[in-house]
Context: one part of a larger RNA
Molecule: small-subunit ribosomal RNA, 3' major domain
Organism: uncultured bacterium
RNA sequence: UGACGGGGGCCCGCACAAGCGGUGGAGCAUGUGGUUUAAUUCGACGCAACGCGAAGAACCUUACCUGGGUUUGACAUCCCCUGACAUCCUAUGAAAGUAGGCUUCCACUUCGGUGGCAGGGAGACAGGUGCUGCAUGGCUGUCGUCAGCUCGUGUCGUGAGAUGUUGGGUUAAGUCCCGCAACGAGCGCAACCCUUGUUGUUAGUUGCCAGUAUUAAGUUAGGCGCUCUAACAAGACUGCCCCGGUUAACGGGGAGGAAGGUGGGGAUGACGUCAAGUCCUCAUGGCCCUUAUGUCCAGGGCUACACACGUGCUACAAUGGCCGGUACAAAGGGUAGCAAUAUCGCGAGAUGGAGCCAAUCCAUUAAAGCCGGUCUCAGUUCGGAUUGGAGUCUGCAACUCGACUCCAUGAAGGUGGAAUCGCUAGUAAUCCCGGAUCAGCAUGCCGGGGUGAAUACGUUCCCGGGCC
Numbered sequence: 001u002g003a004c005g006g007g008g009g010c011c012c013g014c015a016c017a018a019g020c021g022g023u024g025g026a027g028c029a030u031g032u033g034g035u036u037u038a039a040u041u042c043g044a045c046g047c048a049a050c051g052c053g054a055a056g057a058a059c060c061u062u063a064c065c066u067g068g069g070u071u072u073g074a075c076a077u078c079c080c081c082u083g084a085c086a087u088c089c090u091a092u093g094a095a096a097g098u099a100g101g102c103u104u105c106c107a108c109u110u111c112g113g114u115g116g117c118a119g120g121g122a123g124a125c126a127g128g129u130g131c132u133g134c135a136u137g138g139c140u141g142u143c144g145u146c147a148g149c150u151c152g153u154g155u156c157g158u159g160a161g162a163u164g165u166u167g168g169g170u171u172a173a174g175u176c177c178c179g180c181a182a183c184g185a186g187c188g189c190a191a192c193c194c195u196u197g198u199u200g201u202u203a204g205u206u207g208c209c210a211g212u213a214u215u216a217a218g219u220u221a222g223g224c225g226c227u228c229u230a231a232c233a234a235g236a237c238u239g240c241c242c243c244g245g246u247u248a249a250c251g252g253g254g255a256g257g258a259a260g261g262u263g264g265g266g267a268u269g270a271c272g273u274c275a276a277g278u279c280c281u282c283a284u285g286g287c288c289c290u291u292a293u294g295u296c297c298a299g300g301g302c303u304a305c306a307c308a309c310g311u312g313c314u315a316c317a318a319u320g321g322c323c324g325g326u327a328c329a330a331a332g333g334g335u336a337g338c339a340a341u342a343u344c345g346c347g348a349g350a351u352g353g354a355g356c357c358a359a360u361c362c363a364u365u366a367a368a369g370c371c372g373g374u375c376u377c378a379g380u381u382c383g384g385a386u387u388g389g390a391g392u393c394u395g396c397a398a399c400u401c402g403a404c405u406c407c408a409u410g411a412a413g414g415u416g417g418a419a420u421c422g423c424u425a426g427u428a429a430u431c432c433c434g435g436a437u438c439a440g441c442a443u444g445c446c447g448g449g450g451u452g453a454a455u456a457c458g459u460u461c462c463c464g465g466g467c468c
Stems, first nucleotide, its partner, number of pairs: 008468006015459002019423005026314008034305002042053002064300007073125001077124002079121005088101005105116004127289002130287003136283002138278003141274001143272001148187006154163003167178003193266004198234007207224003212221002237260001240254005316416001320375007333362002337356002342351003382413001387408007429451007
C1' cells in the first nucleotide's frame, strides 16, 4: 500500500422479507459422472462444467474401434519424362482400389518451344483434431453495467507512499453542490446509437377504405381522410408552480402532457482478478510421429446401462378432459424453394400444379378465448409411458440408430422429504406462432405476439458488492 476479520459505521442488489410459480417424488427427453466396451473420440468441473463447444452423430460429419489398402502421399510449390486422363465396358472386391478393353489431349507459337490438364519418377518437402492454454496471439467467461481505476504538475514525507479520490450533503452513478494544499486531466458513469410509446410533414403501391357506385370478396371504378409503411422533423429539459434544503446540488408534491424526473427495452463491459476457458475455429514457439500419431475405404462406435446428479418436457385433472360451432396476432421464411384450388386417403401423406424472387403469391385455420353439449371425482372419457400390428416421408441406405400417422395396448403418477430456483409489470404465470442449423430429425436454442396477476411492512438476519 493492499487483502482479510464470527471489528465498527454508512449504503446498494429478487440478497433476505412479502408474494406467485416451480425443481427435489413419477414417466420420458437431454447433458454429465460412473460402469461396460474392440471403441463407447475429445474438451468443459463451485458460483462462472453438466439441453455446454454441438445452429441439429443413420453414411458423411468423425477426431474413436475393427478390418482392407496406400507411402512425394487426400492437399501446396519446385525438377525430369510421357501424352493422355476421364467417361464407358469386362473381371475381381465390402468399398477403396487392382487388372484388362474401347477411346485418346487442349490453347498459343517466331515452329525452338511455352502454358494448362493428366499419368509416371527422384527428392526437397507435404501432412498430423499428436503434446504443452503453466511458452503464446486472438477470442471468451467472471467479479459487474459494480462505480470505480489512474495520470501530469504542485505540496507533504528520509523513504515506501500520501494528498487530489478524504470531509458535509446529494445521486442509479468519483452524479452534482459546498468545503479543503491542492489545481487540472484521462479511462469508466451519463449523453451521442438502435428500438418502443405521441404528433406533424413528405409519399400512396403490392398497403388502406370514410363517402359514391359495384362485387361472393377492397373484387373493381374512385380516393389517400383513416390504418399502415419509411424518411425527415417536433416532443421531456426538473422547463413551470408550491414546500423543504445552506441563497446550493438535490428531494417531496402539483399543473400541463401520449409520455415525468435515467419514460420502457437493447447495444455498449474502465484498471484489473481467477497461471479461469480454448493449441479440436483460426494463428503460433517448442517437443513428438514420418511405409505412420499421415492418408483412402467398408463396417461398427460416439445412441451401451445394476446406478448417481444437473437441465427440461408431459402429467397427476372439473379454473379440467372430449365433441361441435365461432373470434382476434406479431415477427420471421420461401426458386435445388414456399406451394393454392382440385382429386384420392380415417390419417401421416400422395397425384397434380395456379401463383410467387414476394407489403402482391404461399406456408396461414394462431392457440389459450367465447357459445353450446357431454363426462361427475373414478387410477376415470385423467394421464400418456411401454409394447404388438399396419403404414407415410426423407434419403444410395432408417437393423444397430430417424421423424410422423392409424388401430390395439394403457405403465408410473392422487401435487412430491431434507433442501433448492426464478420473477417487482405488460414482469411472473399461461397460450400458440416463426426462424437458424437442416435431405430428414427440436421437449433444446433464438425471436414474435395473445391473455395477464400477487406482493414489497422493512433492512435485524443469509449471500454478494461499494465507501470510510